[in-house]
Context: one part of a larger RNA
Molecule: small-subunit ribosomal RNA, 3' major domain
Organism: metagenome
RNA sequence: UGACGGGGACUCGCACAAGCGGUGGAGUAUGUGGCUUAAUCCGAGGCAACGCGAAGAACCUUACCUGGGCUUGACAUGCUUGGAUGCCCACCCCGAAAGGGGAUUGGGUUGCCCUCUGGGUGAAACUUGCACAGGUGCUGCAUGGCUGUCGUCAGCUCGUGCCGUGAGAUGUUGGGUUAAGUCCCGUAACGAGCGAAACCCUUGUCCUUAGUUGCCAGCAGUUCGGCUGGGGACUCUAAGGAGACUGCCGUCGUCAAGACGGAGGAAGGUGGGGACGACGUCAAGUCGUCAUGGCCCUUACCCCAGGGCUGCACACGUACCACAAUGGCCGGCACAAAGGGAAGCAAAACCGUGAGGUGGAGCAAAUCCCAAAAAGCCGGUCCCAGUUCGGAUCGAAGGCUGAAAUUCGCCUUCGUGAAGUCGGAAUCGCUAGUAAUCGCGGAUCAGCUACGCCGCGGUGAAUAUGUUCCCGAGUCUUGUACA
Numbered sequence: 001u002g003a004c005g006g007g008g009a010c011u012c013g014c015a016c017a018a019g020c021g022g023u024g025g026a027g028u029a030u031g032u033g034g035c036u037u038a039a040u041c042c043g044a045g046g047c048a049a050c051g052c053g054a055a056g057a058a059c060c061u062u063a064c065c066u067g068g069g070c071u072u073g074a075c076a077u078g079c080u081u082g083g084a085u086g087c088c089c090a091c092c093c094c095g096a097a098a099g100g101g102g103a104u105u106g107g108g109u110u111g112c113c114c115u116c117u118g119g120g121u122g123a124a125a126c127u128u129g130c131a132c133a134g135g136u137g138c139u140g141c142a143u144g145g146c147u148g149u150c151g152u153c154a155g156c157u158c159g160u161g162c163c164g165u166g167a168g169a170u171g172u173u174g175g176g177u178u179a180a181g182u183c184c185c186g187u188a189a190c191g192a193g194c195g196a197a198a199c200c201c202u203u204g205u206c207c208u209u210a211g212u213u214g215c216c217a218g219c220a221g222u223u224c225g226g227c228u229g230g231g232g233a234c235u236c237u238a239a240g241g242a243g244a245c246u247g248c249c250g251u252c253g254u255c256a257a258g259a260c261g262g263a264g265g266a267a268g269g270u271g272g273g274g275a276c277g278a279c280g281u282c283a284a285g286u287c288g289u290c291a292u293g294g295c296c297c298u299u300a301c302c303c304c305a306g307g308g309c310u311g312c313a314c315a316c317g318u319a320c321c322a323c324a325a326u327g328g329c330c331g332g333c334a335c336a337a338a339g340g341g342a343a344g345c346a347a348a349a350c351c352g353u354g355a356g357g358u359g360g361a362g363c364a365a366a367u368c369c370c371a372a373a374a375a376g377c378c379g380g381u382c383c384c385a386g387u388u389c390g391g392a393u394c395g396a397a398g399g400c401u402g403a404a405a406u407u408c409g410c411c412u413u414c415g416u417g418a419a420g421u422c423g424g425a426a427u428c429g430c431u432a433g434u435a436a437u438c439g440c441g442g443a444u445c446a447g448c449u450a451c452g453c454c455g456c457g458g459u460g461a462a463u464a465u466g467u468u469c470c471c472g473a474g475u476c477u478u479g480u481a482c483a
Stems, first nucleotide, its partner, number of pairs: 001483002003480003007477007015467002019430005027320007034312002042053002064307006073132001077131003082126001086109005091102004111121004134297002137295003143291002145286003148282001150280001155194006161170001163168001174185003200274004205242007219229003245268001248262005323423001327382007339370003344363002349358003389420001394415007436459007
C1' cells in the first nucleotide's frame, strides 16, 4: 500500500421488510448429470454451465459409429509427363451409393494463328510424377480477436509542486450535497485525463412543410363501401423546428451547492426506455465462428450408404399446461401495434366436420395478401363432482412438407380418457403502464418436435412502516502472525 475480520461509523441496491405472482408436488416439453451403447460427436460447470454455442439434428447439417471407397486427393499455387486425349447429354459392366472399369459410337461445345473441306499452336481443362494440400487433431495455462462477470458500481489515474531515507503519501481526506470523484465550501496543493453526465436513437406535447394513408369535418353525387367529384381542416405518415433550464415564487440552507413545497406546463427536477461498460478482477469462456505460435497425423485427410446425436432404472435446472365457477363449453358483437411477402404472400368462390384441397383476383406492397387479434362485452348452458374440470397416454382414419417421415416430423377428426383437488424443507421474479394476464408478428426454416428466443401491442394491480437482520457494493476508520 492492499486484502481480510462472526471490528466500528456513514450510505446504496427488489438486498431484506411490505405486497403480488411463481418454482419445489402432477403430466408434458427442453437442457444437463448418470447409466446404456458400435456410436449415443464436441464444448459450457457456483453466482457468471444446464430452452447455453444450436435464430430449426429424418437425408444434408455432422464433427460420432459400422461398412464400402479414395491417396497430389473435395479445395489452392508452382514445376513436370502425355498428347488432343477435354467438357455436356446419351451407351455397357460391378455396386446400396460413392467409386471403379469399358466402348470410343452418335450429337452438342472450346481460346489463338494461318495459304480457314483443313493444318498448326498450345492457353483453360484433362492426365503422369513432385513440392504440397487437408485436419471440428492437442494446447484458451503460448496467443490475437470477441465475450461473460463484479457493475452503469463510482470509481481508476497522471503532470508539476510539497511531505517522507524509502516503500509511499498528498491531491482523491474533511463539512455539506448528489443517481454520480455531481456540485459547493474548506484545504500544500494547483491543474489534467479515463470513467459519471451530456452529445446519439426512441417515446410523450405543440408548430411548420408535404399530401393517391386519412376525412361527410363543410359541399355534391351515391349501386352506400371515402365508393366518386372534391378538400389539406383533423387522424396519420416523415423531415425540420419549438419545448424543461431548479428558469419563476416561497421556505430551509454557510449570502453556497442544493433540498422541500407551489405556479405555469403535454411533460419537473436525470420525464420514460435504449445504445453506450473506466483502471482492472476471475491464468473466467472460446484453438469447434475466425485468425494464429508450438506440437502432432499423412490410413487423425477426403467421398458415400446406413445408423447415432432423439437411446432410459434414475437425479437436477428451465419452461408449458393444469388442478377449475374471477371457471369450462356454445352462439352473437367489438377494439391493436409491430412485422413479413416473388422459387413469395395469396383474396373471393367452390369441395371437405376438419387439417387441407381446387382456384387464382390482387400485390415488389401506407394501395394487395398473411389477418382471425385474444382476453373483453351480450345471451345461453353446466351446479362443485375427479365433473361438460384436466388433458397425458393409446387405438383408428386422414392431411401436409419432402427422393424419403420405420428408427425420428408437424397437423386434423373420431374414440380413449392417466396423474392432478394448489404442492415439505427450501427457493425465484417484480416498485408502474411495472407485476400479473391476453393474444399478434419475426428470424432460422422444404417441413418441424417453438411450450424456446427476439419483438409488438390489449387489459392492468398491490405494497414500500423502515434499514435491526440476510446478500452484494461504495467511502472513511481500526486490528492483523496474510500478500